Context: one part of a larger RNA
RNA sequence: GAAUGAACGUUGGCGGCAUGGAUUAGGCAUGCAAGUCGAGCGAGAAGCUUUAGAUUGACGCUUCGGUUGAUUUCUAAAGUGGAAAGCGGCGUAAGGGUGAGUAACGCGUAGUUAUCUGCCCCAGGGUUGGGAAUAGCCAUGGGAAACCGUGGGUAAUGCCCAAUAAUAUCUCCGGAUCAAAGGUGAGAUUCCGCCCUGGGAGGGGACUGCGUACUACUAGCUUGUUGGUGGGGUAAUGGCCUACCAAGGCUUCGAUGGUUAGCGGGCGUGAGAGCGUGGCCCGUCACACUGGGACUGAGACACUGCCCAGACAUCUACGGAUGGCUGCAGUCGAGAAUCUUCGGCAAUGGGCGAAAGCCUGACCGAGCGAUGCCGCGUGCGGGAUGAAGGCCCUCGGGUUGUAAACCGCUGUCAGUUGGGAGGAAAUCCCUUGGGGCUAUCCCCUUGGGUUGACCUAUCUUCAGAGGAAGGACGGGCUAAGUUCGUGCCAGCAGCCGCGGUAAUACGAACCGUCCAAACGUUAUUC
Numbered sequence: 001g002a003a004u005g006a007a008c009g010u011u012g013g014c015g016g017c018a019u020g021g022a023u024u025a026g027g028c029a030u031g032c033a034a035g036u037c038g039a040g041c042g043a044g045a046a047g048c049u050u051u052a053g054a055u056u057g058a059c060g061c062u063u064c065g066g067u068u069g070a071u072u073u074c075u076a077a078a079g080u081g082g083a084a085a086g087c088g089g090c091g092u093a094a095g096g097g098u099g100a101g102u103a104a105c106g107c108g109u110a111g112u113u114a115u116c117u118g119c120c121c122c123a124g125g126g127u128u129g130g131g132a133a134u135a136g137c138c139a140u141g142g143g144a145a146a147c148c149g150u151g152g153g154u155a156a157u158g159c160c161c162a163a164u165a166a167u168a169u170c171u172c173c174g175g176a177u178c179a180a181a182g183g184u185g186a187g188a189u190u191c192c193g194c195c196c197u198g199g200g201a202g203g204g205g206a207c208u209g210c211g212u213a214c215u216a217c218u219a220g221c222u223u224g225u226u227g228g229u230g231g232g233g234u235a236a237u238g239g240c241c242u243a244c245c246a247a248g249g250c251u252u253c254g255a256u257g258g259u260u261a262g263c264g265g266g267c268g269u270g271a272g273a274g275c276g277u278g279g280c281c282c283g284u285c286a287c288a289c290u291g292g293g294a295c296u297g298a299g300a301c302a303c304u305g306c307c308c309a310g311a312c313a314u315c316u317a318c319g320g321a322u323g324g325c326u327g328c329a330g331u332c333g334a335g336a337a338u339c340u341u342c343g344g345c346a347a348u349g350g351g352c353g354a355a356a357g358c359c360u361g362a363c364c365g366a367g368c369g370a371u372g373c374c375g376c377g378u379g380c381g382g383g384a385u386g387a388a389g390g391c392c393c394u395c396g397g398g399u400u401g402u403a404a405a406c407c408g409c410u411g412u413c414a415g416u417u418g419g420g421a422g423g424a425a426a427u428c429c430c431u432u433g434g435g436g437c438u439a440u441c442c443c444c445u446u447g448g449g450u451u452g453a454c455c456u457a458u459c460u461u462c463a464g465a466g467g468a469a470g471g472a473c474g475g476g477c478u479a480a481g482u483u484c485g486u487g488c489c490a491g492c493a494g495c496c497g498c499g500g501u502a503a504u505a506c507g508a509a510c511c512g513u514c515c516a517a518a519c520g521u522u523a524u525u526c
Stems, first nucleotide, its partner, number of pairs: 001526004006522005013376006019369002026332003030329003035090003040087002047080008060067002097287003106212008115204003120200008128162004137152006168177003182192002213259003220250003225247008262284004266277004289310005312323004340366001342365003348362001349360004379409004389400004413467001415462001418459002422455002428449003433444004470515005475496003481510005491498002
C1' cells in the first nucleotide's frame, strides 16, 4: 500500500447493488416450512330446494262457531350440496440448513464397467375370466390421556387365483417359467391410464492412475490380515461375508500412531513465481438430540418416517404417554460481535392434478445494520470599511478572510401535488374459422376479457438556501506551527524517542494539513 462475513471510538443527509450467528454441532416457548388427486374407491355432515304430516296463526271475511291461510317450529321422504375422516395413487430420497466428523477414492482430474434407473422421449406387443378380504361405518368394551380391543357388514386403479406368453428369464437346447386396472364419456385399441420388452435421455452405484496439511522427541504395522478354491450375499465387481488351503501384505519414495482440517471452482495479495484463504454464489461430500438398526420404495438405512437404548425436557388421575429449529422468523445462554416472531405466490422453479386449481418461510419482495462497494448532495455568482469577534504581535500591524453580513441566481436530493412505461404473457376464461379418419383430446387462428406481493424509471405542481460535516493528524519517518498551561509530574508513543521552568512531541486555544459521510484504532493476510 492492498484486503476483511470484521469489532471498537467519534460523527452521520439520500439512493443503488451486495452482504449480515465466524463463538456453544449449546438449550429452545410460539407460529409457519409437504402436500395433492372426487376424472381410482365406498360413503357422506352443515346448508339449500320440493312434497307430505303435525304445529303456530298476520291481513281480510264472518251468522263470532269459524273460514282463508301469509308466517313460525318440528318430523319424514326425495333431490341438491359437498365439510371432516378413511382406503388407494404419486410426492415426501427434491428443495432448504450446517461443517460436527473425515487426511479418505472424501475431493479434484483423467479414465474404466461387473451394474440399477420412478417420472420423460421413441418403438413393438398386450389390457381376458374369476375370487377372498379390510379401513371408513354401525354396535360395544378398556384407558386420565395417548391410544387399544371385540362383534357385524362394505368398495376400489388395494390384495389373490386362473388364462394368455415373446424380443424377456432359466436351460441338460428337449423344454420350462413370468403380467395387467381401470377412468372420463352417449360412444374409446384412438384421450388419460395399466402390463411386458427393447432403445434413448438425464440421474445414480462400483473400480483405477495421478494430485491433495503438519509431525520421526511416532519406526515398525497387520490375522479377514495378503492371496487362492468352493459357497453365500448384492442391482453389480470384490475378504463384502463364510468354510478350507497357502503365508503372505504395507513400510525411511515415511507405513503405523498423533495433531489439525470438509474438498474444489474460486477469493485476497503480488510484476510474477509464490504465499495466505475456502464467508456469500456454484459443484461435491458428510451430518440431522447422542449411539445402533432395519422397513417401505425406482431411489433412504430417510432433517420436520419407524423401532431399540441413552441424556435432556414436557404432561400425568403415578398406571403410563409425548418431544427433537445444524428449515424461516423468534428466544435464552456464552461472546468483541451478526437482523423482522414482516408481505406474496404476481414472476421463476418444484409437488400433485386431464384441467381449473391447491400447496410451496424454495423463491420473489419489503424491514433492520455506514458491514462493504459505487453514485449524488450539503449550494452558485458577486461582495473590502478587508466589519465585529477570536488568535498572534516587534503594538506599526498580521491572520482567520470573500470567509461572513449584504445583493443577485438556481432547484439536484429530501418534502409536497398529479400522471405513468415496465416487471405479464408462451398464464387463464369465453369466442370465430380451419386441420388431425371419430373425438371429450391436440395444433393453428379471429375477437373480447382476466391475473402485480412489491417496486417504480420518467414526467409534472408548489415552496424555499431553506432540512444535510465530520474525523484523524501537525518533532523526524510524513503533508501541516504558534501561544498559553504543566514542570521526569500529569501524560504521549508505530519506531527513533518527548516531559527535570522558555516543550513545534504532554493538555488547551487559534491556525494549518490530509481524507470525507465518513475518519481513526485494534485484529488478521499478502